RNAcentral holds the sequence, with entries from ENA. Small-subunit ribosomal RNA from an uncultured bacterium, 1500 nucleotides, folded computationally. Its Rfam family is "Bacterial small subunit ribosomal RNA".
[in-house]
RNA sequence: AGAGUUUGAUCCUGGCUCAGGACGAACGCUGGCGGCGUGCUUAACACAUGCAAGUCAAGGAGAACGGAUCCUUCGGGAUACUAUUAAACUGGCGAACGGGUGAGUAACGCGUAGGUAACCUGCCCUUAAGUCUGGGAUAACCCACCGAAAGGUGAGCUAAUACCGGAUAAAAUCACUUCUCAUCAGAGGUAGUGAUUAAAGAAGGCUUCGGCUUUUACUUUUGGAUGGGCCUGCGUCUGAUUAGUUUGUUGGUGAGGUAACGGCUCACCAAGGCAGUGAUCAGUAGCUGGUCUGAGAGGACGAUCAGCCACAUUGGGACUGAGAUACGGCCCAGACUCCUACGGGAGGCAGCAGUGGGGAAUUUUGCGCAAUGAGCGAAAGCUUGACGCAGCAACGCCGCGUGAUUGAAGAAGCUCUGCGGAGUGUAAAGAUCUGUCAUAGGGGAAGAAAAAUUCCGUUAUUAACACCAUCGGAACGUGACGGUACCCUAUAAGAAAGCCCCGGCUAACUUCGUGCCAGCAGCCGCGGUAAUACGAGGGGGGCUAGCGUUGUCCGGAUUUAUUGGGCGUAAAGAGUUCGUAGGCUGGUCAGUCAGUCGAAAUUGAAAUCCCACGGCUUAACCGUGGACCCGGUUUCGAUACUGCUGAUCUUGAGUGAGACAGAGGUAAGCGGAAUUCCUGGUGUAGCGGUGAAAUGCAUUGAUAUUGGGAAGAACAUCUGUGGCGAAGGCGGCUUUCUGGUCUGUUACUGACGCUGAGAUACGAAAGCCAGGGUAGCGAACGGGAUUAGAUACCCCGGUAGUCCUGGCUGUAAACGAUGGGCACUAGGUGCAGGAGGUAUCGAUCCCCUCUGUGCCGUAGCUAACGCGUUAAGUGCCCCGCCUGGGGAGUACGGUCGCAAGGCUGAAACUCAAAGGAAUUGACGGGGGCCCGCACAAGCGGUGGAGCAUGUGGUUUAAUUCGACGCAACGCGAAGAACCUUACCUGAGCUUGACAUGCACGGGCAAGCCAUAGAAAUAUGGCCCCUCUUCGGAGUCCGUGUGCAGGUGCUGCAUGGCUGUCGUCAGCUCGUGCCGUGAGGUGUUGGGUUAAGUCCCGCAACGAGCGCAACCCCUAUCUUUAGUUGCCAGCGAGUAAUGUCGGGGACUCUAAAGAAACUGCCUACGCAAGUAGAGAGGAAGGCGGGGACGACGUCAAGUCAUCACGGCCCUUACGUCCUGGGCCACACACGUGCUACAAUGGUUGGUACAGAGGGCAGCUACCGGGUGACCGGAUGCGAAUCUCUAAAGCCAAUCUCAGUUCGGAUUGGAGUCUGCAACUCGACUCUAUGAAGCUGGAAUCGCUAGUAAUCGCGCAUCAGCCAUGGCGCGGUGAAUACGUUCCCGGGCCUUGUACACACCGCCCGUCAAGCCAUGGAAGCUGGGGGUGCCUGAAGUCGGUAACCGUAAGGAGCUGCCUAGGGUAAAACUAGUGACUGGGGCUAAGUCGUAACAAGGUAACC
Repeated sequence: AGAGUUUGAUCCUGGCUCAGGACGAACGCUGGCGGCGUGCUUAACACAUGCAAGUCAAGGAGAACGGAUCCUUCGGGAUACUAUUAAACUGGCGAACGGGUGAGUAACGCGUAGGUAACCUGCCCUUAAGUCUGGGAUAACCCACCGAAAGGUGAGCUAAUACCGGAUAAAAUCACUUCUCAUCAGAGGUAGUGAUUAAAGAAGGCUUCGGCUUUUACUUUUGGAUGGGCCUGCGUCUGAUUAGUUUGUUGGUGAGGUAACGGCUCACCAAGGCAGUGAUCAGUAGCUGGUCUGAGAGGACGAUCAGCCACAUUGGGACUGAGAUACGGCCCAGACUCCUACGGGAGGCAGCAGUGGGGAAUUUUGCGCAAUGAGCGAAAGCUUGACGCAGCAACGCCGCGUGAUUGAAGAAGCUCUGCGGAGUGUAAAGAUCUGUCAUAGGGGAAGAAAAAUUCCGUUAUUAACACCAUCGGAACGUGACGGUACCCUAUAAGAAAGCCCCGGCUAACUUCGUGCCAGCAGCCGCGGUAAUACGAGGGGGGCUAGCGUUGUCCGGAUUUAUUGGGCGUAAAGAGUUCGUAGGCUGGUCAGUCAGUCGAAAUUGAAAUCCCACGGCUUAACCGUGGACCCGGUUUCGAUACUGCUGAUCUUGAGUGAGACAGAGGUAAGCGGAAUUCCUGGUGUAGCGGUGAAAUGCAUUGAUAUUGGGAAGAACAUCUGUGGCGAAGGCGGCUUUCUGGUCUGUUACUGACGCUGAGAUACGAAAGCCAGGGUAGCGAACGGGAUUAGAUACCCCGGUAGUCCUGGCUGUAAACGAUGGGCACUAGGUGCAGGAGGUAUCGAUCCCCUCUGUGCCGUAGCUAACGCGUUAAGUGCCCCGCCUGGGGAGUACGGUCGCAAGGCUGAAACUCAAAGGAAUUGACGGGGGCCCGCACAAGCGGUGGAGCAUGUGGUUUAAUUCGACGCAACGCGAAGAACCUUACCUGAGCUUGACAUGCACGGGCAAGCCAUAGAAAUAUGGCCCCUCUUCGGAGUCCGUGUGCAGGUGCUGCAUGGCUGUCGUCAGCUCGUGCCGUGAGGUGUUGGGUUAAGUCCCGCAACGAGCGCAACCCCUAUCUUUAGUUGCCAGCGAGUAAUGUCGGGGACUCUAAAGAAACUGCCUACGCAAGUAGAGAGGAAGGCGGGGACGACGUCAAGUCAUCACGGCCCUUACGUCCUGGGCCACACACGUGCUACAAUGGUUGGUACAGAGGGCAGCUACCGGGUGACCGGAUGCGAAUCUCUAAAGCCAAUCUCAGUUCGGAUUGGAGUCUGCAACUCGACUCUAUGAAGCUGGAAUCGCUAGUAAUCGCGCAUCAGCCAUGGCGCGGUGAAUACGUUCCCGGGCCUUGUACACACCGCCCGUCAAGCCAUGGAAGCUGGGGGUGCCUGAAGUCGGUAACCGUAAGGAGCUGCCUAGGGUAAAACUAGUGACUGGGGCUAAGUCGUAACAAGGUAACC
């Protein structure tokens, strides 16, 4: 110090989450020791038991046990000691401290600084003085009585430092006089006068017993110290959905009361007091020093320790006292608990332990007063659950240990593996050593200094050398912890390691299991068969006697922003004006010194934090000193700025006088055009309306046209990013009244200013109330269309309304989504209003200036878009507003409104996003440009028929599997009768049909024959391997073991191959430049091309993969070569034929070359290039065809070509065999063939190819058969032999018919292949002769040697279901105006809420489940206030009878009052049939609202 998470990516906004620290913690797993701390945060709930406050030289009274002595009737009794005793009582002091808790309290409660001239203060110190003299009681005790008890009553005795008189007394108190001082009331005086008020003794020493003296106690008094009371300034949580509150209330006078001021209380008088700087009310809370966190400012908290406050079962009350309204006191009332003889009593752990209960959760009914402190006491001492210690708890902090060194055969085990190895790992074992800790034994502290007592010395006092006191010394003497800390010795590595994590954030990776299951998860997110994310193992990382989790706080979060944020579009400028309070505010001079600044003083308790030093072996911890405490107060000083006071100025602001512009406002009047209606004329059949129609109007005469009239509303042209207004808004003309701006000149006032919480006024449209008005338009409504529906869009009608008057409403995307004011900061250009200058006779032009209104743009700003003197720039002042999305501008409350509704305005719950700008794509029923047999123009088909073939479906034992829009469907399959074959049935085999290693055994093998069987196979017979170095090897068989085998699954684990967009023209890179960035530029633009082809331009310059070319075929020519090809010329021969000799001319063959490049001409053009029935040429603008397929897309296809990961089967999912199936058949689809005929069929004759194939073959030729074919025979492994055309042409016939068309189907008879044609082959002959007469919607191919048409060949193959596929040649057209439309594609641009990318996204109702919440007849609680009734205890007041010598008391009574009762309201919480919406939830229903022009632009 940051990180993760919105997106395909980016920047920003913005929330959520994490890493850190902390804790009085709790929970899970684990756990060796010690030190120091800490330990009911919940029920201020209830408490058994014990303890926590006593003590004392005064006073009175005064036991027992026990032993001793005496007596005894042996039962016992008496005496002294015990005993200056215990216990109790009277009295003094203490009990108001110490200890606990945080309920209440938002307050002078606390903190801080002050005041008290308005006060008190026991014990202590100090000053002055005194302590004289009397009196009557009473407890204890004793006796009697009542009561269960607690306790009480009566009679009697007695003392005091208990109680009550009297005396004396001031420097005390009061009054007056007087003096001094003074800050409001006053203070002070050893000035005066008068009045009032005290007391108690005890102990020691001496004593002549009278007393003296010392100490102490007591009384009055002075001053102090300490502790308190009261008062004041400032500070001290949240809510305005709490805005008014208060009647002793605010003040005064008088009185009472108090220690004291005071409405503290009372009487009277006045009517005040508080409050937007937040009163009152409600909620919450003890406050502080401090603690935690943070860089700080802050934020949160207020355990332990310390200060203050409050409380003590709840409420009230006083008494005593120096002090209490009293935790371990009293009285009363309430609740609760206990005892009871039922009459009545007792109690208060928020003291220490402890119990129950609550709770996630918090300890021992311990030891000791040894230390520190407290009370009492002269002291010894006693008491002390304060305190000191110990116990329990890893609750926290700190320290230590669980060993150290060595040890590689890198052991075993485990894990992983590519099978070689690697890891765990010097880790272990083993060897050597040490002894912290633990155990045993031994030694053994500090904490203790006193006081007291005795003795000695000293000082003071005194008559005293006593006593007492002071100081010094000596002796005596005290430890709970604890035989603890610590030290020594001995044994022995021995008894001592876990927890969490390993996808990213975040350090750390693999195997197996699981298979959207089980589970994980702080956020993002993992898991659907290869999970580094679940569970386990191995390994690793982190921390360590702990480790994780949960909770809470701060931090990160500048995410409430003072430091330190924002508001055009992300959340956020109020619709606008005026203006109150408030905030801010021009120049100069003077004064003042409040703010401000400086210095000093004082305070800011201690502890804590920080620094230094020191003490425990170290640390934690503790001690000493310093610093700090950032604050407050006081005094002195400074005077620039701000404030305040006074004076002055004119530039801010305003006023008067002049001139101008304007839909500024208000009221009245007037005008023309148009629409509709009424009326008259002309006139006739339609009009109107739409995408097309219909409803509607019209023969009772519409529409159209024309004359006249009526009514209402709105004001065309001018009209303009023109004007005016604060905004809303304002538009015919004239007039009335009226507001504001601007401009130029001067005069006047003299800061009069800006903003503006509340408040006030204005405020479009719609809406509401009352009354008018109503031509047109027109919610609702009716009808017609559209549609699946159409409560819409379109059409025909039409009511409110729109208009006027008066009143209400108060909202809009009321927008520039931009509050107002002032100042400053480049310009350019337009428009509107005004003034000036210059030129001019003037119009007018030019220049300058002020105001307003637009555009472009610099700097700057901005996330970007953009803004840019009209700022969103730079500054100042004031106001308003924002703080994740949804829930929600909703609910409740309040307020306004007639209502509708407005203003104000939450929470629960839920999500991890929601959002802004820009980028790249994709998409659009957006736009532009361009291309393609895409359309159009043509030719021929498919869809109808029959058949062939493939597919779906169905069927089946099986109909094996795959392929499914284009891009599956005559596809894998270039050949399913068996085989193939993967499927089914049945029958077999199990190291296997096939490969290979090892071990053992064998010659059994193979082959032939026979038998059984459907075959596989089995059995029997024949047969009895080869080489050899004689060891064995090879081959084969058998047994066993490793293993084979799988067309089993996953093409969504893969390789390879392939399809498709698409032979479309695109896809990228380097460097540079632009941008915060994604990214852009280049590649866009202007032309051009088949082309990102080329040219030009350009912040780009180059390059790559594609295009093109290079390759092959074909079209022309040349050269070379000339057999098996060719034959012009020469020769020979034949019935005939290159048949032969020969030849290379030609054709051809097959090798090498040439040729074409817009090269030339013309036109256009800058160029690229385009055009020309241009030239030339075999070919002309890529000549034609092929091969060749960029980056990528489709989780496209294929695990069944092959290969391959993983999974699965292993006497079977392997393998062998038989037969069957893949060929089924109500049906549907695709692809084809043949046809429907005369451009034809049939018959006869006749001509011309190319490319291929051929020995298990092609076969000439001859013979046979109607024919398929058969029998002979010959040539050829082929430019040699052979397989070979058809359409065409020439004739004839048929004559428009279901035919001499068509050939399906079926009967019969055959041929061929083959072990075998039944399921299920092809072909032939004969007979049969179906549908079909050109095919609905729809749809396909093709632009030239193409379509169409005709035949031929080949692969596979025994044969063939081939009409398929791949090739070959023959004959050989038509049409293209053109790019509006359909489809596909390319480029640019635009919009987008899409990015799985429109087969996208997404809205609302309904249905289902869950959750929280509002309303609701009511019901049930809670706290507080008010009125009335009642009213305990008690203070105060009053008071004749009773008591007391008296003081006084009892009793009675008045006021006040806790509590109780009651009444009506308000507030708050819970619950409630039913009801409202909201949120969430893989695959529900209905539609399609929004995002593209979202198909009616969207939105308020």